[in-house]
Molecule: transfer RNA
Organism: Schizosaccharomyces cryophilus
RNA sequence: GCUUUGAUAACUUAAUGGUUAAAGUACAGUACUGAAGCUACUGAUAUAUUGGUUCGAUUCCAUUUCAAAGCA
Numbered sequence: 001g002c003u004u005u006g007a008u009a010a011c012u013u014a015a016u017g018g019u020u021a022a023a024g025u026a027c028a029g030u031a032c033u034g035a036a037g038c039u040a041c042u043g044a045u046a047u048a049u050u051g052g053u054u055c056g057a058u059u060c061c062a063u064u065u066c067a068a069a070g071c072a
Stems, first nucleotide, its partner, number of pairs: 001071007010025004018055001027043005048064001050062003
């Protein structure tokens, strides 16, 4: 330098174009307890960036950034 794959919540994963992006763990609050833990309920936190296609994009296309692998 070229090719391929990937990037979603604090972490691990879903969502193959459709109307509020889903869950588990973790975190916070409430109930419970003498206190804590367990348990139950509730809550906040996300689509790497910039454009394009489309009535509609996490999803399709291109650029950029980052990571991994391969070739030279």